Predicted 3D model of a 131-nucleotide RNA (FMN riboswitch aptamer (RFN element)) from an Ilumatobacteraceae bacterium. It matches the Rfam family "FMN riboswitch aptamer (RFN element)". Its family is annotated with FMN binding in the Gene Ontology. Its mean pLDDT, the model's own confidence on a scale to 100, is 81.
[in-house]
RNA sequence: CACCCCUUGCAGGGUUUGGGUGAAAGUCCCGACCGGCGGUUAUAGCCCGCGAACCCCACGGCUUCGGCUGUGGGGCCGACUCAGUGAAAUUCUGAGGCCGACGGUAAGAGUCCGGAUGGGAGCAAGGACAC
Numbered sequence: 001c002a003c004c005c006c007u008u009g010c011a012g013g014g015u016u017u018g019g020g021u022g023a024a025a026g027u028c029c030c031g032a033c034c035g036g037c038g039g040u041u042a043u044a045g046c047c048c049g050c051g052a053a054c055c056c057c058a059c060g061g062c063u064u065c066g067g068c069u070g071u072g073g074g075g076c077c078g079a080c081u082c083a084g085u086g087a088a089a090u091u092c093u094g095a096g097g098c099c100g101a102c103g104g105u106a107a108g109a110g111u112c113c114g115g116a117u118g119g120g121a122g123c124a125a126g127g128a129c130a131c
Stems, first nucleotide, its partner, number of pairs: 005127006015031001018030003032111002034100002036050004045098002054075009080096005102114003
């Protein structure tokens, strides 16, 4: 003292106590609220990339033969403009917008419940190793 590797810990916020309709809605309408991780000449939900979910394939395990599950690979994967300042900002300031997996539900969900006491981008600490 580097990549890789090993171990441990950490790693998501928000409608019941605003209103309306209705038999019934935190799901509809009005209003309210929220914003994971890394990057970036300067601070980002909507610039670039990543993660979860969902779908497919391969191999393995289990099976009451319906499926369930582990690993790897692939696919899919939302949304911004104008003005100002500045050397630099779709990131700041001002204004006006927009977006948000799957299953469930007495009625359609970013916010409720569930898979999930899960997984996880990644962050931190420690260890080992080459020169």